[in-house]
Context: one part of a larger RNA
């Protein structure tokens, strides 16, 4: 001296950029955060239109004047069919991504270099193929049970849902004779779709080397453990399991136990070696109230699915039942400490969809905070007989001090008002949250804007009063016991500055 995800104390104009729950992986009220396709599929409701039935109506016609026929119109109700459109279900994809947190892990982790016994939904490049039937359920409808969350029965219906059959190579098995295994339409004419097979990218699982805290006041550990044989089992290798065989296998080059910790890229200092860190950003890896499990699925052993068990809240009609903010906001709580219950999906990208498009607290943008960084400003010039106050005196005068006051002049900023972008990719049309923006012109007028430590030595900067080892002061040396340049206050001087100083902590 540098530096921080800071924190207190004084003080405080702006403006870009950036950064903000380090503690309680304690507990949450509210809304919002994964949906989306009608061009996979029945249906249901609305929607202009015809046509019918029933009431109503009462223009007009006839009238024997009692009544009788009746066009428009309005209401209700069936039926048909058209177009458009909404949507609860089936059904597809997606929800394994994006987003948060660092509890757990010291190696099943990560970095880094390789390997061989794998899988890969979208995607892309090549080949072939898409033929014939069935059965069911949701849903809607009817009865029924529960406060409720839900359920149960009956009747009926569709599909790109399920399912049987053929067909069958460049595809698996094989004893080389064989045997096996597929598909599904959709809209409107030209696409999207399904199936099987190869190869490619992309991502993934698996195995090995080396490196990666601390403790020996942790010396012995280990029985599926070490390794074979065989079988299961997995997408695949392998004690991953299991039978049976042998007795191994790791340890002073630190096993085994404790303790602590997410790890890299990286930041921070340093001349460098090194040393401390691992907020923000990016990869990786792990958790999602605690514990445990598997099911879907190309993935998950799945934050915002399921099921089970414990804890804890909440509802109840006491029989039962719901819930998981370590997503974005926001509350309580604990702490020295950390923001809005904002605004758009214009832009980027994700997810669905042939699109139009819809959805997205990813993101992009206000808002709060000197919490950091940088940049601006808080006025310029002239102005002496050197006013005035103050303050010190040797009472002559010094200092504050060109400082003020005056004059001229500027408008950074500030207000005020007119204009006005880029980000729009996109081109006739149509799209911008931020935006009353940034910029730009004009007017008003010095107008709106300076603290903060410090002055004994280290260490830039001193003198008077007060105070009497008292009151305090202090990073160390040390100060204060009656002339204190070290404490208290004026003055004045030094420094830094919208910020100055203290605390912690690294180097």
């Nucleotide at each position: 001296g540098g530096a921080u995800g800071a924190a207190c104390g004084c003080u405080g104009g702006c403006g870009g950029c950036g950064u903000g729950g380090a503690u309680a992986a304690g507990g949450c009220a509210u809304g919002c955060a994964a949906g989306u396709c009608g061009a996979a599929c029945g249906a249901a409701c609305c929607u202009u239109g015809u046509g019918g039935a029933a009431a109503u109506g009462g223009a007009g016609u006839c009238u024997u004047c009692g009544g009788a026929c009746a066009a428009a119109g309005u209401u209700u109700u069936c039926a048909c069919g058209c177009u458009g459109g909404u949507u609860a279900g089936u059904g597809g994809c997606g929800a394994a991504c994006g987003g948060g947190g660092u509890a757990g892990u010291a190696a099943u982790g990560c970095a880094u270099a390789g390997g061989a016994a794998c899988g890969u939904a979208c995607c892309u490049a090549g080949a072939a193929g898409u033929c014939a039937g069935g059965a069911a359920u949701a849903g809607c409808c009817c009865a029924c049970c529960g406060a409720a969350a839900g359920g149960u029965g009956g009747a009926u219906u569709a599909a790109u849902a399920c399912u049987u059959g053929a067909u069958a190579g460049u595809c698996c098995c094989u004893c080389c004779g064989g045997g096996g295994u597929a598909a599904a339409g959709a809209u409107u004419u030209a696409u999207c779709g399904c199936u099987u097979c190869u190869a490619g990218a992309u991502c993934g699982g698996c195995c090995u080397g080396u490196g990666u805290g601390g403790u020996a006041u942790c010396a012995g550990c280990u029985a599926g453990u070490u390794g074979g044989u065989a079988a299961g089992g997995u997408a695949a290798u392998g004690g991953c399991u299991u039978a049976c065989c042998a007795a191994g296998g790791c340890u002073a080059u630190g096993a085994c136990g404790c303790c602590u910790a997410g790890g890299g890229g990286a930041g921070g200092u340093g001349a460098g070696a090194g040393c401390c860190u691992g907020a923000c950003c990016c990869c990786c890896a792990c958790c999602a109230u605690u514990g445990g499990a598997a099911c879907u699925g190309c993935g998950a052993c799945a934050c915002g699915g399921u099921c089970c068990a414990a804890a804890c809240u909440c509802c109840u009609a006491c029989g039962g039942g719901a819930g998981g903010c370590u997503g974005c906001a926001g509350u309580c709580g604990a702490g020295a400490a950390u923001c809005u219950u904002c605004c758009g999906c214009a832009a980027u990208g994700c997810a669905c969809g042939a699109a139009a498009g819809u959805g997205u607290g990813a993101c992009g943008g206000a808002g709060c905070g000197a919490c950091g960084c940088c940049g601006c400003g808080u006025g310029a010039u002239u102005g002496a007989u050197g006013a005035c106050g103050c303050u010190c005196u040797u009472c002559g005068g010094a200092g504050u001090g060109u400082a003020a006051a005056a004059a001229u002049c500027u408008u950074u900023u500030a207000u005020a008002a007119g204009g006005g972008a880029g980000g729009a990719a996109a081109u006739u049309u149509u799209u911008g949250a931020c935006g009353u923006u940034a910029c730009c012109u004009u007017a008003u007028g010095a107008a709106u804007a300076a603290g903060g430590g410090g002055c004994u030595c280290c260490u830039a900067a001193u003198c008077u009063c007060g105070u009497g080892c008292c009151a305090g002061c202090a990073g160390g040396a040390g100060c204060g016991g009656u002339a204190a340049u070290a404490c208290g206050a004026g003055a004045g001087c030094c420094u830094c500055a919208a910020g100055c100083g203290u605390u912690a902590u690294c180097c």
Background: Predicted 3D model of a 507-nucleotide part of an RNA (small-subunit ribosomal RNA, 5' domain) from a Parcubacteria group bacterium. Its mean pLDDT, the model's own confidence on a scale to 100, is 83. The sequence was found in a public genome assembly.